RNA sequence: GAAGCAGGCCAGACCGCCGCUGGUGCCGGAUCCGAAAGGUGGCACUGGAGGAAGGUCCGGACUGCACAGGGCAGCGUAGGAGGUAACACCUCUCCACCGCGAGGUGCGGAUCAGAGCAACAGAGACGAGUCGAUGCGGGUUCCGCCUGCAUCGGGUGAAACGGGCAAUCUCUACGCGCAGCAACACCAAAUAGGCCAGCUUUGAAGCGGCUCGCUGAGCUGGCGGGUAGGUGGCACCGAGCCGGGUGGGCGACCCCCGGCCCAGAUGAAUGGCGGUCACGGUCGGCGGUCUUUCGGGAGCGUCGGCUGCACAGAAUCCGGCCUAUCGGCUUGCUUCACAC
RNA sequence: GGCGCGGUAGCAAAACGGUUAUGCAGCGGAUUGCAAAUCCGCCUACGGCGGUUCGACUCCGCCCCGCGCCUCCA
Numbered sequence: 001g002a003a004g005c006a007g008g009c010c011a012g013a014c015c016g017c018c019g020c021u022g023g024u025g026c027c028g029g030a031u032c033c034g035a036a037a038g039g040u041g042g043c044a045c046u047g048g049a050g051g052a053a054g055g056u057c058c059g060g061a062c063u064g065c066a067c068a069g070g071g072c073a074g075c076g077u078a079g080g081a082g083g084u085a086a087c088a089c090c091u092c093u094c095c096a097c098c099g100c101g102a103g104g105u106g107c108g109g110a111u112c113a114g115a116g117c118a119a120c121a122g123a124g125a126c127g128a129g130u131c132g133a134u135g136c137g138g139g140u141u142c143c144g145c146c147u148g149c150a151u152c153g154g155g156u157g158a159a160a161c162g163g164g165c166a167a168u169c170u171c172u173a174c175g176c177g178c179a180g181c182a183a184c185a186c187c188a189a190a191u192a193g194g195c196c197a198g199c200u201u202u203g204a205a206g207c208g209g210c211u212c213g214c215u216g217a218g219c220u221g222g223c224g225g226g227u228a229g230g231u232g233g234c235a236c237c238g239a240g241c242c243g244g245g246u247g248g249g250c251g252a253c254c255c256c257c258g259g260c261c262c263a264g265a266u267g268a269a270u271g272g273c274g275g276u277c278a279c280g281g282u283c284g285g286c287g288g289u290c291u292u293u294c295g296g297g298a299g300c301g302u303c304g305g306c307u308g309c310a311c312a313g314a315a316u317c318c319g320g321c322c323u324a325u326c327g328g329c330u331u332g333c334u335u336c337a338c339a340c
Numbered sequence: 341g342g343c344g345c346g347g348u349a350g351c352a353a354a355a356c357g358g359u360u361a362u363g364c365a366g367c368g369g370a371u372u373g374c375a376a377a378u379c380c381g382c383c384u385a386c387g388g389c390g391g392u393u394c395g396a397c398u399c400c401g402c403c404c405c406g407c408g409c410c411u412c413c414a
Base pairs, nucleotide, nucleotide: 001336002335003334004333005332006331007330008329009328010327012277013276014275015274016273017272018271020048021047022046023045024044025043026042027041032039033038050311054322055321057320058319059318060317061316062180063179064178065177074176075175076174077173078172079093080092081091082090083089094108095106096105097104098103109171110170114169115168116165117164130154131153132152133151134150135149136148137147138146139145140144184232185231186230187229194223195222196221197220198219199218205215206214207213240260241259242258243257244256245255247254248253279308280307281306282305283304284303285302286301287300289298290297291296341410342409343408344407345406346405347404350364351363352362358394366382367381368380369379370378387403388402389401390400391399
């Protein structure tokens, strides 16, 4: 210098103006919306997307229902040891395969518990035995022929008295109760229906006010459940984040010390504009380098114009996995070439 | 937001891990004076990418697409 392997990090920065949204304080015993429950305004300070917030593939927290204990069924996991709240995740290690190597990949237990499967080809495919040779025997007096056993070889095929397939059933060991924040808890209209009390066939109620007449079973009040709607769950002192430790461990991880409080809506906030700088792409000018078949080509620096921010976007919350991702920075290592 | 089901030809719809059936449609031919019906033949498929296996529509994993359900009463 070239080609790679493994890991870590960033995801434009700063300033100004205008907006959106959460929290706290004040205005304020205010106003408005609503039957109520409840919600709403202004100002100041302050917080405001990600490494995947994604897919919803695993594991938990949380909540409701079920539940004496044990077993069966069903589902899942699978070398060994460890980490963890837990896992199908992670770490170390054994084995197998791939790579020259750094490294990578692996549902990697059991087929002497049992069952099942193997198209085509081939004599024969899970239990059937072909052809040829050799050896030892038998039948026939001998050669030849027929035949039994053993060994070797050929052909078919992925696979041929030896196995394969458990990402076929199954067995073994271990784990798992079911559902999911639209869970669940609380407040709570209208209408309908329910329950209780009172009045009522000795007439409720209607026929626009009264009477007669007609029809003929409700009316009034209270209570409770659920719905619409609203609030909580829900923004978390936590499996929390950051920094440090000649702390323990090969490592995942654990321990100790110090500091911090860090998004939270519900037709769903986290944005827009302008400026400076940095980066990428493209076009043009200039400068100089290399190469040339003299037409040109390659790449570098600088100036100016245009343009662009990759994938994507919280929705109860965490730990993982997987998938998507323009580009940039950085650490360790491998192979090759050259020089010393 | 959560949970579940499905994807096979133009359409519908089968398929123990062993050549992807079948019907309708389409095309060509036969039959007919011309058609219809009928008969014969043909064409067109396992949503995509990996893995297990001798072999995958089927088994396993990851993506893509489509559909359904999720207050209460009834």